[in-house]
Formats: sequence, structure tokens, C1' cells
RNA sequence: GGAGUCGGCCAGACAGCCGCUGCGCCGCCGACGGCGGCGUGGAGGAAAGUCCGGGCUCCACAGGGCAGGGUGCCAGGUAACCCCUGGGGGGCGCGAGCCCACGGAAAGUGCCACAGAAAACAGACCGCCGAUGGCUGGCUCCGCCAGUACAGGUAAGGGUGAAAAGGUGCGGUAAGAGCGCACCGCGCCGGUGGCAACACCCGGCGGCACGGUAAACCCCACCCGGAGCAAGACCAAAUAGGGGAGCGAACGUGCGGCCCGCACGGCUCCCGGGUAGGUCGCUCGAGGCGUACGGUGACGUGCGUCCCAGAGGAAUGGCUGUCCGCGACAGAACCCGGCUUAUCGGCUGGCUCCCCCU
Repeated sequence: GGAGUCGGCCAGACAGCCGCUGCGCCGCCGACGGCGGCGUGGAGGAAAGUCCGGGCUCCACAGGGCAGGGUGCCAGGUAACCCCUGGGGGGCGCGAGCCCACGGAAAGUGCCACAGAAAACAGACCGCCGAUGGCUGGCUCCGCCAGUACAGGUAAGGGUGAAAAGGUGCGGUAAGAGCGCACCGCGCCGGUGGCAACACCCGGCGGCACGGUAAACCCCACCCGGAGCAAGACCAAAUAGGGGAGCGAACGUGCGGCCCGCACGGCUCCCGGGUAGGUCGCUCGAGGCGUACGGUGACGUGCGUCCCAGAGGAAUGGCUGUCCGCGACAGAACCCGGCUUAUCGGCUGGCUCCCCCU
């Protein structure tokens, strides 16, 4: 100098003017409110998707099981997690580093397109052999030899496929084959190291154990109640309806016609439920920043310091000027921890590889 990799941070800046909105103080008015003034706060790293986890609220709930859903190497972190950290294993990369749903396929069931003879109780298309049996021929004729490829044997070789029932070599055989052996691989047992996952070119045993697929059913282990701030709580009109008490002068209706009486309608007062409306929930919190200590780390503990949107048709905007590299994705609605997705450009730190110079 170039290429790359992993993090951290910023998200146009400054000034003036005019607005919007929460809170505090003050003043005025026609006063549970309104207006004005001053001060102060006013979107994000993702506020997004609503994909996980939790707080909070209401409902349900003895315990256990079934069904259903989720998670799935190990150990930690955490309020919890499908998150994070560290480690193990596998894959990719020269490397820094990145990726992995990474339990079980010798419990069972299902599926495996096309090609191919055969796709799982293996399989004979080409090839090889044809020892044994058959057929033909020959001879030195109770047997041997040759031919043939009818039965048959064979998974070495070719070919098909993503995948063809361990690999290499030697022996062996008619040809072959873990058929035998050596090494490698695999499985089991033991040993050693490690909390564990797991590892070891440490020992023994087993010819080898029968493809793949479980984000296919399934099996195993563990976890999981439901609904969500329009949750939910409080105050509470008008009108209509409900309950109770009292009054009943007059009137109407009913008790088949009349009287008494009773009931209902009526009037007054009270009570309770719900609606409109209002208030709370609402933002001080698993909180931010700094620092010390513990830990490889995620994180934890202590101390100091700060208060940082809280609306309810829903504010955070507009104009002007100057400057730069002309500014992306995008806007809270109960809160928090994650994940994922979108994103102009810039600053910065660690590390890796290549080239050059000293």
C1' cells in the first nucleotide's frame, strides 16, 4: 500500500422566527375549567415484523394422567427464552473467522422421483466363471481331457444413480467373495484426561452389525393453563327498565253485573347494575451513565450520579440563512429482554492474508 474479517459508535450541523404537546410555577377570567407568560422534557437503532421469552392484569386451577404444542451436543448466564457466553463435534476458508434443528434409523410404520437388472427379506443387464450337474466330442474308456453355455455360481470389473450392503493390499478360488490375514475404518468393553459433551493414533474383543430420510409419522428426555392495556380498576349523568319504602285526594284498567277490598298504572324518596362521559392503569424501570471488584466470557455485586415522550383523532412540525460529503431505512401507544428484517453515508478499534521499503 492492497484485500479481508469481527466488533463499537453517529444518523446532517448551527442560528433566528412561527407553531404542537406533557409537566412545574405565576397571573387573569364568566373558575372541578379556560387563556396567557416563564421554565423544562418531547421518537428509534430498528419505535417495524408480532417470531420467541418475561413483567403486569383478569379468568381458571387439589394431585396425577391423556390429548395438544414447543425445545433437543455439553456446561454456564438470565426474571425467562426458540436468546446470550464458553466449550465439544461436523462442514467451509491459506487465515482472521463463518455456518450447523447437532437426541434416537440393530423399537415399529411410511417414503426414496428419474435412471437403472436391482432402491432394502438386496440385486445377475454387460462381464467373469462354469468347479458340480447336463449336452457334444476325443482318448491310453469304471476315469481323464476338450468344447458348449442348458442348469448354475459370482457383487472383483463395466454401466445407472444423490445413494448399490466398508477401503487398500496379500492370500485364496473354477471365477469370486471378510472366505482368511495385515493395516485403515466401524461397533462394544475397559483405561486415561475432562463437571460434562467428548477426546486419545492406550489396551482388549467382534469379520463387520442389515443405504438414506425423524423441519415424515413415531420413540425418548425436558418444558408449557387461557386471554390480553379495547387487560383491568374506580367515579358516574340523561333516558328506559329493575328492587324497596311511603302517600293514595281524584281517575283509569282487572277481579264476568254492583259494593267493599286488593292488584296494576300514578306521585315522592331511597337503593343497586349497566351505557355516555371522566379518572386511574401510564411510565422510576429486571432503568441509563461512570467507577471498583469477581468471572476466560455472557454476566453479577458494591458505590456514586442522572430522571430521559406519555398522547387519546392522537404532539415531536414549518419557514429563512450559513456550512458540509446534500442526508438512508423509517415514526412511540402498557412495559421490558431477545431474534429477524429494512437502512445513504461516515468515524473508530482488534485481528488475518498478500506485496513493497528499512
Molecule: Bacterial RNase P class A
Organism: Gammaproteobacteria bacterium